Context: one part of a larger RNA
Molecule: small-subunit ribosomal RNA, central domain
Organism: uncultured prokaryote
RNA sequence: CUGGGCGUAAAGGGCGUGUAGGCGGUUUGAUUAGUCAGAUGUGAAAUACCUUGGCUCAACCAAGGAAGUGCAUUUGAAACUGCUUAACUAGAGUACAGGAGGGGAAAGUGGAAUUCCCAGUGUAGAGGUGAAAUUCAUAGAUAUUGGGAGGAACACCGGUAGCGAAGGCGACUACCUGGCCAAAUACUGACACUGAGGUGCGAAAGCGUGGGGAGCAAACAGGAUUAGAUACCCUGGUAGUCCACGCCGUAAACGAUGUGAACUAGUUGUAGGGGGUGUUGAUCCCCUCUGUGCCGCAGCUAACGCAUUAAGUUCCCCGCCUGGGGAGUACGGUCGCAAGACUAAAACUC
Numbered sequence: 001c002u003g004g005g006c007g008u009a010a011a012g013g014g015c016g017u018g019u020a021g022g023c024g025g026u027u028u029g030a031u032u033a034g035u036c037a038g039a040u041g042u043g044a045a046a047u048a049c050c051u052u053g054g055c056u057c058a059a060c061c062a063a064g065g066a067a068g069u070g071c072a073u074u075u076g077a078a079a080c081u082g083c084u085u086a087a088c089u090a091g092a093g094u095a096c097a098g099g100a101g102g103g104g105a106a107a108g109u110g111g112a113a114u115u116c117c118c119a120g121u122g123u124a125g126a127g128g129u130g131a132a133a134u135u136c137a138u139a140g141a142u143a144u145u146g147g148g149a150g151g152a153a154c155a156c157c158g159g160u161a162g163c164g165a166a167g168g169c170g171a172c173u174a175c176c177u178g179g180c181c182a183a184a185u186a187c188u189g190a191c192a193c194u195g196a197g198g199u200g201c202g203a204a205a206g207c208g209u210g211g212g213g214a215g216c217a218a219a220c221a222g223g224a225u226u227a228g229a230u231a232c233c234c235u236g237g238u239a240g241u242c243c244a245c246g247c248c249g250u251a252a253a254c255g256a257u258g259u260g261a262a263c264u265a266g267u268u269g270u271a272g273g274g275g276g277u278g279u280u281g282a283u284c285c286c287c288u289c290u291g292u293g294c295c296g297c298a299g300c301u302a303a304c305g306c307a308u309u310a311a312g313u314u315c316c317c318c319g320c321c322u323g324g325g326g327a328g329u330a331c332g333g334u335c336g337c338a339a340g341a342c343u344a345a346a347a348c349u350c
Base pairs, nucleotide, nucleotide: 003322004321005320006319007304008303012318014201015200016199017198021194022193025088026087027086029084031082033081034080035077036076037075038074039073040072041071042070049065050064051063052062053061054060091191092188093187094186095185098181099180103177104176107173108172109171110154115149116148117147118146119145120144121143125136126135162169163168206247207246208245209244210243211242215241216240220236221235222234223233258317260315261314262313263312266295269294270293272292274290275289276288278286299306300305323350324349325348332343333342334341335340
């Protein structure tokens, strides 16, 4: 250097962006670096291979030949790759005018409910459970009416519906802002794809500082249950959950399926669904593009299943795997306030 793989057996990086690198559309000219062909030189001898010969044979020895996949020089070829020249528009992008959306940031507003406080009515229970008790209540609870405070979450709509790269996003209003989609025209002219390192984002929990604290609730306390009950059930309850700033950087971060591109029976299947364009007076229908489900051929698969949103047939690039345990551990290093994260063995054993 080479093999086979990665939905579920070991194996897709949590997700973007992007450097080096790898790889890259159509046509023309030029070049000849790669590539291909020829020639020359070299590629020591011995060994190995082939053909003969010498020791009676053989081992052994001798002679000749071929080979030596390579390198250098030189002559040529010009299809492909590269470099270069001139162009192109199918990839990619920009402009114009539209569309849908819980995409993001930050500000303001709202109603329902829980809890608490005040006041009224009112009286003996309330609460809770399988049953109870702890608990609350004659210092007036529960219930009910009115007023007030405060925090958090936004019922119905709500939908295998939408948006976002992923994490994720759901009351309403305005402001700022990212991406996406379709049509028509114009423009740039390969500017593309991937991406080791780097860098940014990244649920929950956790950490630091300062606020906030209604409900819920690790820890904790009590009551039950039980042989016991450090639990399940009940009554309480602190961190936390919320906000601002900073850190952490992990998840069954899952479609357990990396990104991009090309190709391919369909039922015009599920009178599929979401968005858009054209047609129409309008709706339906029909056509087309994009996104999103279910089903189902060929094909693939160990099977399950996947099946134009592929796990089919191919191409480019990256990541990862190589028996179980030891172990995602030790040591070292980097990062972190810490918790720990990342990188990552071996002995030994089956």